[in-house]
Context: one part of a larger RNA
Molecule: small-subunit ribosomal RNA, central domain
Organism: metagenome
RNA sequence: UUGGGCGUAAAGGGCACGCAGGCGGUCCUGUCAGUCAGAUGUGAAAGCCCGGGGCUCAACCCCGGACGUGCAUUUGAAACAGCAGGACUUGAGUACGGGAGAGGAAAGGGGAAUUCCUGGUGUAGAGGUGAAAUUCGUAGAUAUCAGGAGGAACACCGGUGGCGAAGGCGCCUUUCUGGACCGAUACUGACGAUGAGGUGCGAAGGCGUGGGUAGCGAACGGGAUUAGAUACCCCGGUAGUCCACGCAGUAAACGUUGUAUGCUAGGUGUAGCGGGUAUUGACCCCUGCUGCGCCGCAGUUAACACAUUAAGCAUACCGCCUGGGGAGUACGGUCGCAAGACUAAAACUC
Numbered sequence: 001u002u003g004g005g006c007g008u009a010a011a012g013g014g015c016a017c018g019c020a021g022g023c024g025g026u027c028c029u030g031u032c033a034g035u036c037a038g039a040u041g042u043g044a045a046a047g048c049c050c051g052g053g054g055c056u057c058a059a060c061c062c063c064g065g066a067c068g069u070g071c072a073u074u075u076g077a078a079a080c081a082g083c084a085g086g087a088c089u090u091g092a093g094u095a096c097g098g099g100a101g102a103g104g105a106a107a108g109g110g111g112a113a114u115u116c117c118u119g120g121u122g123u124a125g126a127g128g129u130g131a132a133a134u135u136c137g138u139a140g141a142u143a144u145c146a147g148g149a150g151g152a153a154c155a156c157c158g159g160u161g162g163c164g165a166a167g168g169c170g171c172c173u174u175u176c177u178g179g180a181c182c183g184a185u186a187c188u189g190a191c192g193a194u195g196a197g198g199u200g201c202g203a204a205g206g207c208g209u210g211g212g213u214a215g216c217g218a219a220c221g222g223g224a225u226u227a228g229a230u231a232c233c234c235c236g237g238u239a240g241u242c243c244a245c246g247c248a249g250u251a252a253a254c255g256u257u258g259u260a261u262g263c264u265a266g267g268u269g270u271a272g273c274g275g276g277u278a279u280u281g282a283c284c285c286c287u288g289c290u291g292c293g294c295c296g297c298a299g300u301u302a303a304c305a306c307a308u309u310a311a312g313c314a315u316a317c318c319g320c321c322u323g324g325g326g327a328g329u330a331c332g333g334u335c336g337c338a339a340g341a342c343u344a345a346a347a348c349u350c
Base pairs, nucleotide, nucleotide: 004321005320006319007304008303012318014201015200016199017198021194023192025088026087027086028085029084030083031082034080035077036076037075038074039073040072041071042070049065050064051063052062053061054060091191092188093187094186095185096183097182098181103177104176105175106174107173108172109171110154115149116148117147118146119145120144121143125136126135162169163168206247207246208245209244210243211242215241216240220236221235222234223233258317259316260315261314262313263312266295267294268293269292270291271290272289273288274287275286276285299306300305323350324349325348332343333342334341335340
């Protein structure tokens, strides 16, 4: 490379937007680079293949033919593809009317609880554990009541509930703002899907500057346990956790399942919007679209399982894999303040 693959065996990029590129709906017309057919020229000789002949045969040699799948010129075909022009509405989008939602950003507000401070009541313990001790407490703790300060997180509702591309998002109100969905018409007319590079977003932890610090709590100190105990348990406790602005760019960033489109039995639950039946309303009943789950047929699968939210049947494009270790390492390069990230081998060995 061919071929085969990527839920769990090696393998889906963390996620999105998007330039180039490869790919692309229906109908009509024109054109003819691609494509297809014919003709002509060329494709040296020898060789290979076929027929015939000469050395007694053969090897070998001679004659004739075929082949030379290609290239060029030319004549034609027009389905497909390309190009040019026109038309269309089902793909895509816009306008209008709705309701749902922890989607995002900012500002303001709230109550419960922990801790601390002040004061009152009150007295000898409290705390902690398997048991203890370190610890706190007669300088009045723990308990309890009142007042105050401050930070962080938002019980119940809460739900295999909802929203978001992913990371993720949960007290209340306001402002700004993104997306999806439903309904009925109108409009644009292929404007699309994918997407190497690129750009942006990206949990926790970490870094820089400044602030903040109630609780928790790496490191660290102490008490226990133990043969030891650099741990598990206990008492403390600094970074950090919080905010602002930057950096970093990684995760079991997982559905371990790339994105988009079409097709292929059903059953059941749930959320949003709509339609029908019905006396108003509709909790109930029937039903459409969209999302989130469970069960299950065909089919797929090594099995487990997946099964209209596919891992089924197909198409387009991207990413990735090629025995284990060495190693996601070295070296080089790019990025970073650093930590490190990305790219990424080989010797050797089994």